[in-house]
This is a predicted structure of a 72-nucleotide RNA (transfer RNA) from Pseudoscourfieldia marina. The RNAcentral record of the sequence draws on ENA. The coordinates come from a structure-prediction model, not an experiment, and the mean pLDDT is 83. Rfam family: tRNA. Rfam classes the family as a transfer RNA. Rfam describes the family as follows. Transfer RNA (tRNA) molecules are approximately 80 nucleotides in length.

RNA sequence: GCUUCAUUAGCUCAGUGGUAGAGCACUCGACUAGUAAUCGAGAGGUCCACGGUUCGGUCCCGUGAUGAAGCA
Numbered sequence: 001g002c003u004u005c006a007u008u009a010g011c012u013c014a015g016u017g018g019u020a021g022a023g024c025a026c027u028c029g030a031c032u033a034g035u036a037a038u039c040g041a042g043a044g045g046u047c048c049a050c051g052g053u054u055c056g057g058u059c060c061c062g063u064g065a066u067g068a069a070g071c072a
Stems, first nucleotide, its partner, number of pairs: 001071007010024004018055001026042005048064005
């Protein structure tokens, strides 16, 4: 220098164009003499940034950023 992959909740990850989810963690409640475990409920998101396509974009296209891998 070129190519490919990844970027979504605090963490690990789903989500192939129609108002964004799970597990763990967190908060509250139930249970217990109390704690843990278990059960129920809740909170938490500028979907990396900007632009484009589209009636509509986390998803498609372009550029950039960060990380990883390969080639030279």